[in-house]
Formats: sequence, C1' cells, structure tokens
RNA sequence: GCCUGUGUAGCUUAGUGGCAGAGCGUGGGGCUUUUAACCCCAAGGUCGCGAGUUCACUCCUCGCCGCGGGCU
Repeated sequence: GCCUGUGUAGCUUAGUGGCAGAGCGUGGGGCUUUUAACCCCAAGGUCGCGAGUUCACUCCUCGCCGCGGGCU
C1' cells in the first nucleotide's frame, strides 16, 4: 500500500429499516443475628466521527478514525 472483519451502557455482547435490550458490575430496598446467596427496584447509551439514501437508519451506501486478520 491492497483486501477483509469489527466499533452499541463501566465490562462482555443481542439487535438485517419503525419505542435501543440482556448478562455481569454499580446504587437503593427486601430476606437474614450478620455476611454471602436469593428476590424486587433504579441509574447508566448523542449506537466511533461525518456525509448520503429514505417519510424514517444501530441497521443500507461512501469517506475518515480506532482495533483484529490476511496479502505484498
């Protein structure tokens, strides 16, 4: 330099055009003599950045950036 995959909550990730979810973690409460476990509730996301397409984009297209893999 070329090809390819990937980027979503603190972490691991689901989500193939119509209200962004889960597990773990965090905070509060319940239970318990106490802790752990278990149960309930809550907070936490400009979906990497920008442009395009569309009535509408996390999702489709293009560019850029980061990370992984391959080729030279």